[in-house]
Predicted 3D model of a 77-nucleotide RNA (transfer RNA) from a Candidatus Brocadiia bacterium.
RNA sequence: AGGCCCGUAGCUCAAUUUGGCAGAGCAUCGGAUUCCAAAUCCGACGGCUGGGGGUUCGAGUCCUCCCGGGCCUGCCA
Repeated sequence: AGGCCCGUAGCUCAAUUUGGCAGAGCAUCGGAUUCCAAAUCCGACGGCUGGGGGUUCGAGUCCUCCCGGGCCUGCCA
C1' cells in the first nucleotide's frame, strides 16, 4: 500500500435472504409465590443500529467517505 470480515440495549447476539412496525436471552427494577430467601412465574425499563453524506415514498439493510477492532497479502530494506 491492497483485499476481506465485524461494529445494533449494560453484556451475548438476531433482524441483511426480498429495503417496509428495531427484537430475543441474560442483567437491572417492580410484583406474585415464600416465615425469610433461592428457584419459578408475570410485568416494566433499556437503542442517534460506530460517525458524516447520498439514493429512495421509506435505509440496521443499498452507495460513498471517515473512525475503531480482527484476519490475509504485498512493497522497501